This is a predicted structure of a 64-nucleotide RNA (transfer RNA) from a marine eukaryotic metagenome. It matches the Rfam family "tRNA". Rfam's curators write: Transfer RNA (tRNA) molecules are approximately 80 nucleotides in length. By type it is a transfer RNA. The coordinates come from a structure-prediction model, not an experiment, and the mean pLDDT is 84.
RNA sequence: GCUUAGCUCAGUGGGAGAGCGCUUGCCUUACAAGCAAGAGGUCAGAGGUUCAAAUCCUCUAGCG
Numbered sequence: 001g002c003u004u005a006g007c008u009c010a011g012u013g014g015g016a017g018a019g020c021g022c023u024u025g026c027c028u029u030a031c032a033a034g035c036a037a038g039a040g041g042u043c044a045g046a047g048g049u050u051c052a053a054a055u056c057c058u059c060u061a062g063c064g
Base pairs, nucleotide, nucleotide: 001063002062003061006020007019008018009017014051022038023037024036025035026034044060045059046058047057048056
C1' cells in the first nucleotide's frame, strides 16, 4: 500500500456498480458476433464514531 460479483476493477458518509464471464430469449441452416432480459455480494473479520459506514478511527488476518 492492497482486500468490493466467477475474473479485472470503480465507488472519499445516505441508490452497492461497470467491463469481461455465466444463464435465458431473439437473430442464424448452425456457430460466432450483435440485440434484449436475468442470476450472482456477510464490501477480509471484529469493535468504535455517526441519525446513517464499503467509505472515518482502532485492532486482527491475508497478500505485496